Predicted 3D model of a 1461-nucleotide RNA (small-subunit ribosomal RNA) from an uncultured bacterium. The sequence is in RNAcentral, with records from ENA and SILVA. Its mean pLDDT, the model's own confidence on a scale to 100, is 84. Rfam family: Bacterial small subunit ribosomal RNA. Rfam links the family to the GO terms ribosome and structural constituent of ribosome.
């Protein structure tokens, strides 16, 4: 350097396999030089030809395959494999080197010789290719001579010093080539010297993780001497020596090209090394040398290996990490393109050739910059979309339209610069002008809970799906999916991977360790780090100034150049812990001298459970002996187990043995810390005061090391009373393998040796300084006073508490610092995994030290806060308990619920707060339920639009259970307007019907979408507000304290000082009394059977207004308050009795079936009528009521006495008939008049006599009334006969505290009828409360808390299932590497007794040199064996993690019910 998805109009300048250094068809990428050679062919010219060709070329030419020769092929291009190294990068060295080509510069180029490719010719092959023989040329090759200032050896000497240079002698040794020419020359070659720019080497620094890698290392380290190169060096080799590296991490492992510079970031940093550029490395893998100035050589060579390829099978031939291409991995990464015009290379004297370097184009939105996709006006806000409270709003000036303009497009026409003097330009008919055309050819994409900018509608319904993090969806989703709308970007836009930021969250800059992770258990001391006053030196360190470098590009400024910008020319600055030289000398370090205040030492003194070790004491357990004594001891919450009549506990005497040392004793001492406690004695170690007498910085920390180091545990000997894991035994308990009891062994003790760990805590490493105060208390000292001691004042030195500044998230710390500084060291970096594996050390073991990661979680955690909680604490209420009465739980019934059951048993309410509840009354009706026959604009509203004149409507009939169908006599009616006297008629509407579309209708869903009512805490005293003050904040203060009340009632105090909502009051009702009032009510006078009448309102009573009651008085109590007792008056006393009236708020409490209402569903039904059954079923379970079991009663007789209701489709009186229900009568009352209506326990009197009764009434049977269309299912009610169960009710459990409970009627609502239920009245009319332990609710304070859907919370472990990861594991397979040894290709050296050989020297044999063969030595591949290490694997086997609803238990949080760790 980017990939992916959706979309894509233009240009410009970049930029493009990060993977497989994996393997490649095909082209091309390095050649040039005829001015170095020799042939030879071709073009030319000229003859001949059978048109195949052929022969001359002298006089001159061109061109060049092929070969000898040079020069380049060591650069240019590609890659990044390996390399942690002097690779690199920076800054130096070379007195230890080398440089073809190029520059200057001396000086030379004289005279000879032999091959040889090429070419004939012969052969071998399949082919690459080669072999023999023959001729040949040179700037090939070799002699020979010259020659220096080259080079080599000696010799004498300067100047330096590694092998530098200079001089002088002497002796060796070694050079060359031509070629063109216009004849002037030019290009060359040879040796030498110097330069220039390339290069070798060497050296400081700097350069990635890892110490679960700690010791490496034998040419290793140095030296002598050789050998090697260009050149130093163990580079290499002989011999000698035994060193060298390491904790400032050596040695290993892993990891990677290094750098300018990128990318981030205030900045220091961190991260990265893609284009460019500069160095290093490689060329299939691996190893070698030739050649050459340079190589160990990408496009050369030779060997070995893999691997393609040809092949006649014998033997070849190849190396894209060069530029296109191709496979092929992969997410991914281009054209087999044009030129050499330019740049800049190679070669040539030069033209010139060659260049996939290089310029350009092409492909990709892959990045950056620029532009465009239109501009103005345009409102009946069109239309469509979307919404919607149906009015409207959004989409919107948006669009249509109007006018305008032309970058982009298109077409046409002119056309560059890039090119130094001419002509030559791939790009390109490109840039770029100019004219014309026409709005025309050009908008996506992501978001839209919240961080983060943007919302609504539909669809789904924990489905489908989103999702970076919290987290969304389970019926009203702004979060899913689609839509309008809207926000952000824009030729992009989103996702995805990395990388800085943020992240002060590795903290140098710039952080922590009491409780959040984090301070070694302690101590001594070793390396290292820091280190007190002063003199003088020096100059590392630092400062200052100079010289040099830190290529080029980036970067930052200024200027410039393309229409601007990106891009790019020019100049300048910035960059380095770089190097050198000069100077300063404060301050570190150093080197010298000298002080004493920090250490240390002497003297004098002191206090102490410091340590060792030895040896003494006494009390008390226990046990043995005795001796008194007897029946029990002992143990617990209660008991048992055990122990005792074979004498126990008890109690007295007498021994024995072990182990701890009461009281002193402290909140004390002492010790480094663990620890340390009876008394002496010996031996030790530190600390404190005091002096101020010596030393003279001798200090402080301490990585490692080293020593100590409770308790348990572990050898070996001992020793064993008492406690006591394990064990048993009892007991608790659902279990109890605990918690309680009985008993017990190892240990607990003591010697010697391990072990090394803890809440080894002050949860707080040492050293030193500095920085208010109080107090207590332990040691020593001084002053004051005193005869002396206290007291008292101060000095140190230790151990507490309390505070002030500071400091801390807070709690808290606070001279014993958690203030404020300096110095060392030690540790910390989310939770769980994991005080763990592995691996190493240590250990007898047990184990202990060091110490991971996978993989998981979005937390864990800490201080406080408010609340809730609690088998925490404290205060105080309440019929909470206690004390009292009556119940209830048993009966049977009545009723409501469960449950079953049904075609249906309609729904709803479910602990308290459901269950005689909704329902104040289901036989149809009601009824929402079920099975039937019916009806569809509909039983009911509102509009449309059409039709309707015998039209609505509708007697009778007809089928039918109705309900509805049929059939159809009769048969209207209103308004306006016209016509008529009128009847009436004409013409329009309204109602009506009929069709028809909206729509009605729904007791269907959802109380978890909602109003509105309700119930519950609870009539409980409580919930809050504004200011203020406190606290960093949740948030406290007020609302706590101290009284006191029913009360947050008041009252006093108090950083609070007012308020509100709730309490109390204001309201009704009852209890006195007054005043007005006087019928239907009353009667004190008269009157009557009789308040009936007259007459009165004086009382009673009615119902309006008043009045009273406030703790106002009195004492007492208390704080001089408030209140509290207690008492006077008073009908009434301390809220008089009731009653209404329910704070902020719980409980998704309950109600969509009262109403209302959002959504959703149903539309010939889930709607509407109907008629019949059902809600009333019964094996049972429950609640709540009435009767009851009886004698305080039942039962018959007779008698008195309320209130407060209610009545015209009511209520019903008198009177008759019926035992009776009730019938029949009708009189009175719309009501203080009439009726309902007889109150009833009660009291007289009788009667029953303790029984299932003369108690109890369920059942059944007959018979009847009454209501009502109708009492089968399924009504009250009467009379007669029937007479069950039941003799007071386990375990539990309700209601009441005064006119109350109890116990007796009575009335009303609903109601045609139907109450044991509800609502209400009033007779009669008790008991008991000591108290607040406890049980249930609550309030205020306080404590703990791991709860905060709040203890009906929280949570822990096994076990069972699934799924992932990872240790052990008989072992297995691969990778690295390391030792040993076997082997040995090319090659270079080395040797050579075998072959072969042109130059040179010999006449000549032969020599010299040379090749080739063979052999040693080294060494790649390749083998064998043994180790280390690594990774994959693996039967089994371990734990770990995570997983809505599983098993067992109940460890922890509250005193978690045994504190906990």
């Nucleotide at each position: 350097g980017a990939a992916c998805g959706c979309u894509g109009g233009c240009g410009g300048c970049g930029c493009g396999c990060u993977u497989a250094a994996u393997g490649c068809a095909u082209g091309c990428a390095a050649g040039u030089c005829g001015a170095g050679c020799g042939u030879g062919c071709c073009c030319g010219u000229g003859g001949c030809u059978u048109c195949g060709g052929c022969c001359a070329c002298a006089a001159u030419g061109g061109g060049a395959a092929a070969g000898c020769g040079g020069c380049a092929g060591a650069c240019g291009g590609c890659u990044g494999a390996g390399u942690a190294a002097c690779g690199c990068g920076u800054g130096a060295g070379u007195a230890a080197c080398c440089u073809a080509c190029c520059c200057c510069c001396u000086g030379g180029u004289g005279g000879g010789g032999u091959a040889u490719a090429g070419c004939c010719g012969c052969g071998a092959g399949a082919a690459a290719u080669c072999g023999c023989g023959g001729u040949u040329a040179a700037u090939c090759c070799c002699g020979c001579a010259u020659a220096a200032g080259a080079c080599c050896u000696c010799u004498a000497g300067g100047c330096c010093c590694u092998g530098g240079u200079c001089u002088a002698g002497a002796g060796a040794u070694g050079a060359a080539a031509g070629c063109c020419u216009u004849c002037g020359g030019g290009c060359g070659c040879c040796a030498g010297a110097g330069g220039a720019g390339g290069g070798g080497c060497u050296c400081g620094c700097g350069u990635c993780c890892u110490a679960u890698c700690a010791g490496g290392u034998a040419g290793u380290u140095g030296g002598u001497g050789a050998g090697g190169u260009a050149a130093a060096a163990g580079c290499u080799c002989a011999c000698c020596a035994a060193g060298c590296c390491g904790a400032u991490g050596a040695c290993g492992g892993g990891u990677a090209g290094c750098u300018g510079g990128u990318c981030u970031g205030a900045g220091a940093g961190g991260a990265c090394g893609a284009c460019c550029a500069g160095c290093c490395a490689g060329a299939g893998g691996g190893g070698g040398a030739c050649u050459g100035a340079g190589a160990c050589a990408c496009g050369g060579c030779c060997c070995c290996c893999a691997c393609u390829c040809c092949u006649a099978c014998g033997g070849g031939a190849g190396g894209c990490a060069g530029c296109a291409g191709c496979a092929g991995g992969g997410a991914a990464u281009c054209u087999u393109g044009g030129g050499c015009a330019a740049u800049g290379g190679g070669c040539g004297c030069a033209a010139g050739c060659c260049u996939g370097a290089c310029c350009c184009a092409g492909c990709g939105a892959c990045g950056u910059c620029g532009c465009g996709u239109g501009g103005a006006g345009g409102a009946u806000g069109a239309a469509g979309g979307c919404u919607c409270u149906a009015g409207g709003g959004c989409u919107g000036u948006a669009a249509a339209c109007u006018c305008c303009u032309u970058u982009u497009c298109c077409a046409a026409g002119g056309g560059a610069a890039g090119a130094g003097g001419a002509a030559g330009g791939a790009c390109g008919g490109u840039a770029c002008c100019u004219u014309g055309g026409g709005a025309a050819u050009a908008a996506g994409c992501c978001c839209c809970g919240g961080c983060u900018a943007a919302c609504u509608a539909c669809g789904u319904g924990c489905c489908a799906g989103c999702a970076g993090c919290c987290g969304c969806g389970g019926u009203a989703a702004u979060a899913c999916g689609u839509a309008g709308g809207g926000g952000g970007c824009g030729a992009g836009c989103g996702u995805u991977a990395c990388c800085c930021g943020g992240a002060a969250u590795u903290a140098c800059u710039g952080g922590g360790c009491g409780u959040a992770a984090a301070g070694u258990g302690c101590g001594c001391g070793u390396a290292g780090g820091c280190g007190g006053c002063u003199u003088g030196g020096a100059a590392a360190g630092u400062c200052u100034c100079u010289u040099u470098u830190g290529a080029a590009a980036g970067c930052u400024c200024c200027c410039g150049g393309c229409u601007u910008a990106a891009c790019u020319g020019g100049g300048a600055g910035a960059g380095g812990u770089g190097a050198g030289g000069a100077g300063a000398a404060a301050c570190u370090a150093c080197c010298u001298g000298g002080c004493u205040u920090g250490a240390g030492g002497g003297c004098a003194g002191u206090a102490g459970a410091g340590g060792a070790a030895a040896g003494c004491g006494g009390a008390a357990u226990u046990c043995c002996c005795g001796g008194u004594g007897u029946a029990g001891c002992g143990g617990u919450g209660a008991a048992a187990u055990g122990c005792g009549u074979a004498g126990a506990u008890a109690u007295c005497g007498g021994g024995a043995g072990g182990a701890a040392c009461a009281c002193c004793a402290g909140u004390g001492g002492c010790g480094a810390a663990a620890g340390c406690g009876g008394c002496u004695u010996u031996c030790u170690g530190g600390g404190c005061u005091g002096u101020a007498c010596c030393u003279g910085a001798c200090g402080c920390u301490g990585a490692g090391g080293c020593g100590c180091g409770a308790g348990a545990g572990c050898g070996u000997g001992g020793g064993g009373a008492g406690c006591a894991a394990a064990c048993a035994g009892g007991a608790u308990u659902a279990g109890a393998u605990a918690c309680c009891c009985u008993g017990g062994u190892a240990g607990u003790c003591c010697a010697c040796g391990c072990c090394c760990u803890a809440a080894a805590c002050g949860a707080u490493g040492g050293a030193u300084g500095c920085u208010a105060g109080g107090u207590a208390u332990a040691g020593g000292g001084g002053g004051u006073a005193u005869c002396g001691a206290c007291c008292c004042c101060u000095c140190c030195u230790g151990u507490g508490c309390c505070g002030c500044a500071g400091c801390u998230a807070a709690c808290g710390c606070g001279a014993u610092a958690a203030g404020c500084a300096u110095c060392c060291c030690g540790c910390c970096u989310g939770g769980g995994g994991a005080c763990u594996a592995c691996g190493g050390c240590c250990g007898c073991a047990a184990g202990g030290c060091u110490a991971a990661a996978a993989c998981u979680c979005a937390a864990a955690g800490g201080a406080a806060u408010u609340g809730a909680c609690g088998g925490g604490g404290g205060c105080c209420c309440g019929c909470a308990c206690a004390a009292g009465c009556g119940g209830u739980g048993g009966a049977g019934c009545g009723u409501g619920u469960g449950g079953u059951u049904u075609a249906a048993u309609u729904c709803g309410a479910u602990g308290c707060u459901a269950a005689g509840c909704g329902a104040a009354g289901a036989a149809c009706c009601u009824u929402a339920c079920c099975a039937g026959g019916g009806c569809u604009u509909g039983a009911c509203a509102u509009g449309u639009u059409g039709g309707u004149a015998g039209u609505a409507g509708a007697a009778a009939c007809c089928c039918g259970a109705a309900a509805g169908g049929g059939c159809a006599a009769c048969g209207a009616u209103c308004c306006u307007g016209g016509g008529g006297u009128a009847a009436c008629u004409c013409a329009g509407g309204a109602a009506g019907c009929c069709a028809u579309c909206a729509c009605a209708g729904g007791u269907g869903c959802u109380g978890c979408a909602u109003g509105g009512c309700u119930g519950u805490c609870g009539u409980c005293a409580g919930c809050u507000c504004g200011u203020g003050c406190c606290g960093u904040g949740a948030g406290g203060u007020g609302u706590u304290g101290g009284g006191u009340u029913a009360a947050g009632u008041c009252c006093c105090g108090c950083a609070a000082c007012g308020a509100g909502c709730g309490c109390a009051a204001c309201c009704c009702u009852u209890g006195c009394c007054a005043u007005u009032a006087g019928u239907u009510g009353c009667u004190a006078c008269a009157u009557u059977c009789a308040g009936u009448u007259g007459a009165g309102c004086a009382c009673u009573c009615u119902a309006a207004u008043g009045g009273g009651a406030c703790u106002g008085c009195c004492g007492g109590u208390g704080a001089c308050a408030a209140a509290c007792c207690g008492g006077a008056g008073g009908a009434a006393g301390g809220u008089g009795g009731g009653g209404a009236u329910g704070a902020c708020g719980u409980c998704a409490a309950g109600u969509c079936c009262u109403c209302a209402u959002g959504g959703c569903c149903c539309u010939u039904a889930u709607g509407g009528g109907u008629a019949g059954g059902g809600c009333c079923a019964c094996a049972c379970a429950c609640g709540u009521c009435a009767u009851a079991c009886a004698a305080u009663g039942g039962c018959g007789c007779g008698u008195a006495c309320a209130g407060a209701g209610g009545g015209u489709u009511g209520c019903c009186a008198a009177c008759c008939c019926g035992c009776g229900a009730g019938g029949g009568g009708g009189a009175g009352c719309c009501a203080a008049u009439c009726c309902c209506a007889g109150a009833a326990a009660g009291c007289g009197c009788g009667u029953c006599g303790u029984a299932g009764u003369c108690c109890g009434g369920a059942u059944u049977g007959a018979a009847g009334u009454c209501u009502g269309c109708a009492a089968c299912u399924c009504g009250a009610c009467u009379u007669c006969a029937u007479g069950a169960a039941g003799u007071c009710g386990g375990a539990a459990u309700c209601g009441c505290u005064a006119g109350u409970a109890a116990u007796c009627g009575c009335g009303g609502a609903u109601c045609a009828g139907c109450a044991u239920g509800c609502c209400g009245c009033g007779g009669u009319g008790a008991a008991u409360a000591c108290g607040u332990u406890c049980c249930c609710g609550g309030g205020c304070c306080u404590u703990g808390u791991a709860c905060a859907c709040a203890c009906c919370g929280c949570c822990c472990g096994u076990c069972a299932c699934a799924c992932c990861a990872u240790g052990g594991g008989a072992g297995u397979g691969g990778g690295g590497u390391u030792c040993a040894c076997c082997a040995g290709a090319a090659g270079c050296a080395g040797g050579u007794u075998g072959c072969c050989u042109a130059a040179c020297c010999g006449c000549a044999a032969g020599g010299g040199g040379g090749g080739c063969g063979c052999c040693u030595a080294c060494c790649a591949c390749g083998g064998u064996g043994a180790g280390c290490u690594u990774c994959a694997u693996g039967a089994c086997u371990g734990g770990g993690g995570u997983g809505a609803a599983g098993u067992c238990g109940u460890a922890a949080c509250a005193a978690g019910g045994u504190a906990a760790c």